[in-house]
RNA sequence: AAAUUCUUUCGGGGCAGGGUGAAAUUCCCAACCGGCAGUAAAUUAAGCCUGCGACCUGUGUUCUUUAGAGAACAUGGCUGAUCUAGUGAGAAUCUAGAGCCGACAGUAUAGUCUGGAUGGGAGAAAGAAUGA
Numbered sequence: 001a002a003a004u005u006c007u008u009u010c011g012g013g014g015c016a017g018g019g020u021g022a023a024a025u026u027c028c029c030a031a032c033c034g035g036c037a038g039u040a041a042a043u044u045a046a047g048c049c050u051g052c053g054a055c056c057u058g059u060g061u062u063c064u065u066u067a068g069a070g071a072a073c074a075u076g077g078c079u080g081a082u083c084u085a086g087u088g089a090g091a092a093u094c095u096a097g098a099g100c101c102g103a104c105a106g107u108a109u110a111g112u113c114u115g116g117a118u119g120g121g122a123g124a125a126a127g128a129a130u131g132a
Stems, first nucleotide, its partner, number of pairs: 003130008017029003031112002033102002035052004047100002056077009082098005104115003
């Protein structure tokens, strides 16, 4: 130094304006937003390339239980969307153009409102210990 373990902190953005209607930030016109790591054209740079997280849904172990179930930990499944042109040795990441996507519950049909969530979380930073 790598690495391992532990602790602490941090860790998601967004319907302007208008139309219809009894009622819509949900429909229509239009607007706006883009978690984490990697890859890479180079200290910065991908929503739609790869993987992960979130949502949803199983299994196992342990514990609690008023026997309905609940909690912790571990481990599975599921999980959206991109092309064209240019430059170049090299681009699904750059430049230009045109597209597309977005859990569940509630409510006039919701990526953007409200709610589970003062939750969980990929991971980031700092510190401590061990350390050939």